[in-house]
RNA sequence: GCCUGUGUAGCUCAGCUGGUAGAGCACUUCGUUGGUAACGAAGAGGUCCUGAGUUCAAAUCUCAGCGCAGGCU
Numbered sequence: 001g002c003c004u005g006u007g008u009a010g011c012u013c014a015g016c017u018g019g020u021a022g023a024g025c026a027c028u029u030c031g032u033u034g035g036u037a038a039c040g041a042a043g044a045g046g047u048c049c050u051g052a053g054u055u056c057a058a059a060u061c062u063c064a065g066c067g068c069a070g071g072c073u
Stems, first nucleotide, its partner, number of pairs: 001072007010025004019056001027043005049065005
C1' cells in the first nucleotide's frame, strides 16, 4: 500500500428481510434476614465511532474518514 471483518449501556454481546433500541452481568433503591450472600420487586444508564448521501422514515442501505483485529505484498 491492497483486501476482509468489526465498532450498539460500565463489561460481554443480540438486533443489520429499514418503522419511536434490547438481554445477561455490573450499578441504585426497596423487600426478605440478627447481619452478609443468595433470592424477589422496581429503577437509572445509550446523539447505535464520525461526517455525508438515498428514503416519508436509517443502528440497519451506499460513500468517505477514524479506531481495532486478521490476511496479502